[in-house]
Context: one part of a larger RNA
RNA sequence: CUCUCGUUAAGGAACACGGCAAAAUAACCUCGUAACUUCGGAAGAAGAGGUACAGUAGUAAGGUGAAGGGAGAGACUCCCGGAGCUUGAGGCUGUUGCAACGGAGAGUCCCAAGCAACUGUUUAACAAAAACACAGGUCUCUGCUAACCCGAAAGGGGAAGUAUAGGGGCUGACACCUGCCCAGUGCUGGAAGGUUAACAGGAGAUGUCAUCGCAAGAGAAGCAUUGAAUCGAAGCCCCAGUGAACGGCGGCCGUAACUAUAACGGUCCUAAGGUAGCGAAAUUCCUUGUCAGGUAAGUUCUGACCCGCACGAAAGGUGUAAUGAUUUGGGAACUGUCUCAACGAGAGACUCG
Repeated sequence: CUCUCGUUAAGGAACACGGCAAAAUAACCUCGUAACUUCGGAAGAAGAGGUACAGUAGUAAGGUGAAGGGAGAGACUCCCGGAGCUUGAGGCUGUUGCAACGGAGAGUCCCAAGCAACUGUUUAACAAAAACACAGGUCUCUGCUAACCCGAAAGGGGAAGUAUAGGGGCUGACACCUGCCCAGUGCUGGAAGGUUAACAGGAGAUGUCAUCGCAAGAGAAGCAUUGAAUCGAAGCCCCAGUGAACGGCGGCCGUAACUAUAACGGUCCUAAGGUAGCGAAAUUCCUUGUCAGGUAAGUUCUGACCCGCACGAAAGGUGUAAUGAUUUGGGAACUGUCUCAACGAGAGACUCG
């Protein structure tokens, strides 16, 4: 010097990203216990006191209940009675010690806020969470040989179930709610018209050749190669509906008798221009915004404001008791975290073997 422990004057978080670590609290009994609340909780809230031994005294009180006595309907009956045995406080008085749950083991608590309702689940071996799940909500598919999934298929699951059932998507207890847009994309429905495949259809063309022609050439039938019109479903175009479907939810200018601001007006564009609620937020760049609180001093925190770079309503919005090895800020207690280090114990390090 390193590790694991123990103790420490005065101070007591001044340490540090942060009370990390340590200290402190702790049992049982009695008293007492707030906001808030879904009336269950919160709650062991918080906070306060007691705890040994001796005497009174095995006392008060409780349990059991013998002998004996009485009644009597004569019973394994009832009443009185209290011996003995047993359980056993609380109070008062006194005694010892620094200290009596005398050792060990055994909640720290409070205030405020974010997130997630909750118990639960998760990255076996760097993440336990605000992520996942969840009960509840809602949309959609599915009429049973169900939809859907596994499998070339047979077959199986769904299900020995049957729409109060099963599959899929989103949201995520509860309370109050969930606005506008169907132009685009998707889905559902529609069928008049346009477009449209194979098939059907076969006009026409070409090759060959009988035949005709002096030749050039023409050329029936057949065989072959092609092949126009026409016909032709779904789909697409088209017409509607649909947002707890994918998604989206404006700009400029002017205006009130101080100033400022603009309830109001004008104009352009759009499918429609963000409603309620919340808001410098797990979202705010500028930003340590501004004001207030807390501190002597506060980039964090809390309450407001609203100028929302770039919140916003089931990729849910806003609240919310309880819950949380969750995150953030403050306080009490406590301490070697620190001012600032010291001493002690054990194991290493070091020397020899």
Source information: A computed fold for a 353-nucleotide part of an RNA from a metagenome, annotated as large-subunit ribosomal RNA, domain IV. Its Rfam family is "Bacterial large subunit ribosomal RNA". Its mean pLDDT, the model's own confidence on a scale to 100, is 88.